[in-house]
């Protein structure tokens, strides 16, 4: 330098145009002498950034950034 893939909650990941979700973790309550387990409820995302397409974009297109892999 070229190619491919990934980027969504604190972590690991779903979500192939119309309400942003799960598991674990976190907080509160119940329960316990207390802790853990269990039960109930809750918080936490401008979906990497900037443009474009569209009535409508996490999703499609372009560029950039970061990370990983391959080639040179």
């Nucleotide at each position: 330098g070229g190619g491919c893939a990934a980027u969504u909650a604190g972590c690991u990941c779903a979500g192939c145009g119309g309400c942003a979700g799960a598991g674990c973790g976190c907080u509160u309550g119940c329960a316990u002498c207390a802790c853990a387990c269990g039960c109930a409820a809750g918080a936490a995302g401008c979906c990497g950034c900037a443009g474009g397409u569209u009535c409508g974009a996490a999703u499609c297109c372009u560029g950039c950034a970061u990370u990983g892999c391959c080639c040179a």
This is a predicted structure of a 72-nucleotide RNA (transfer RNA) from Candidatus Curtissbacteria bacterium RIFCSPHIGHO2_12_FULL_38_9b. It matches the Rfam family "tRNA". The coordinates come from a structure-prediction model, not an experiment, and the mean pLDDT is 82. RNAcentral records the identical sequence in 2 taxa. The RNAcentral record of the sequence draws on ENA.